[in-house]
RNA sequence: CCAUGCCGGCCGGGGAUUUAGCGGAGCCCUGUCGCCCGCAAUCCGCUACAGCGGGGGUUAAUAUGCCGGCUAAGGGGCUUGUCUGUGCGGCCGCGCCUCGGCUAGGCUGUUGAGAAACGGGUCUUGCGCGAUUGCCGCCCGCGAACCAUGUCAGGUGAGGAAUCAAGCAGCAUUAAACGGAUCCGGUGAUGCGCCGCGAGGGCGCCUGUUUUGAGGCCGAAUCAGGCUACCGCGCAUAGUCAAGUCACAAGGCCGGAAGCAUGG
Numbered sequence: 001c002c003a004u005g006c007c008g009g010c011c012g013g014g015g016a017u018u019u020a021g022c023g024g025a026g027c028c029c030u031g032u033c034g035c036c037c038g039c040a041a042u043c044c045g046c047u048a049c050a051g052c053g054g055g056g057g058u059u060a061a062u063a064u065g066c067c068g069g070c071u072a073a074g075g076g077g078c079u080u081g082u083c084u085g086u087g088c089g090g091c092c093g094c095g096c097c098u099c100g101g102c103u104a105g106g107c108u109g110u111u112g113a114g115a116a117a118c119g120g121g122u123c124u125u126g127c128g129c130g131a132u133u134g135c136c137g138c139c140c141g142c143g144a145a146c147c148a149u150g151u152c153a154g155g156u157g158a159g160g161a162a163u164c165a166a167g168c169a170g171c172a173u174u175a176a177a178c179g180g181a182u183c184c185g186g187u188g189a190u191g192c193g194c195c196g197c198g199a200g201g202g203c204g205c206c207u208g209u210u211u212u213g214a215g216g217c218c219g220a221a222u223c224a225g226g227c228u229a230c231c232g233c234g235c236a237u238a239g240u241c242a243a244g245u246c247a248c249a250a251g252g253c254c255g256g257a258a259g260c261a262u263g264g
Base pairs, nucleotide, nucleotide: 001264002263003262004261005260006259008059009058010057011056012030013029014028015027020047021046022045023044024043035055036054037053038052039051066256067255068254069253070252071251074248076246077245078244079243080242081241083239084238085237086236087235088234089233092232093231095227096226097225098224105218106217107216108215114212115211116210117209118208119207120206121205122204123200124199125198126197127196128195129193130192131190132189133188134187135186136185137184139180140179141178148173149172150171151170156165157164158163
């Protein structure tokens, strides 16, 4: 160094839960491949050396166990804090009520507070007047080829003539229609009125006269008592997240030491 065999080791581990405790198994985490069959959650099997029963593979330094150190996923406990939910708390805050229209204070009053009596206004309604506004009229302007008027050139007709007659254009004045600022007149409407005359109403407010003669008005807070769980706050509880801490701990890394027998 090789081969064979044997006493052994390995073929996963961990967290919480369950349990007198330990494993399995169900849930969760993890290992780069890291066995098979049966039992088992209203559990199964064991007893501190802690799964039971039956098989298989691998292996003495490449495996594996032991000792020491480093690192570390993961879930769990405790403490504190944030947020959210639930419950409780009216001699915690906030809010409300009472004491109380109390009191401090302020304004006003013999140039007359307040009260009483009489009256008026504010209110409703009728009429009138006015205002606003619509319409019409008046007024002004424009305006007729002919079927408006006046005057009718030219031309036409009658006549011996003087002259007469009808009458187009033009001009003027107008009808209908159209346009227009103010005043005036008429008419209609109005949720208009420091207006007038009546009727009604009269709680309140304002005001005048007469009598009387000193008040009237505004107005907290504090203390005390009581109520309210909306909000804030306090206590308790449940959950999420975060930090710290406590153990448990897979996996990874480093170091140490390390079987027997036979044969060649």
This is a predicted structure of a 264-nucleotide RNA (Bacterial large signal recognition particle RNA) from a Eubacteriales bacterium. Its mean pLDDT, the model's own confidence on a scale to 100, is 78. It is recorded under the gene name ffs. It matches the Rfam family "Bacterial large signal recognition particle RNA". Its family is annotated with SRP-dependent cotranslational protein targeting to membrane, signal sequence recognition and signal recognition particle, plasma membrane targeting in the Gene Ontology. Rfam's curators write: The signal recognition particle (SRP) is a universally conserved ribonucleoprotein involved in the co-translational targeting of proteins to membranes. NCBI's taxonomy places the organism under Bacteria, Bacillati, Bacillota, Clostridia, Eubacteriales.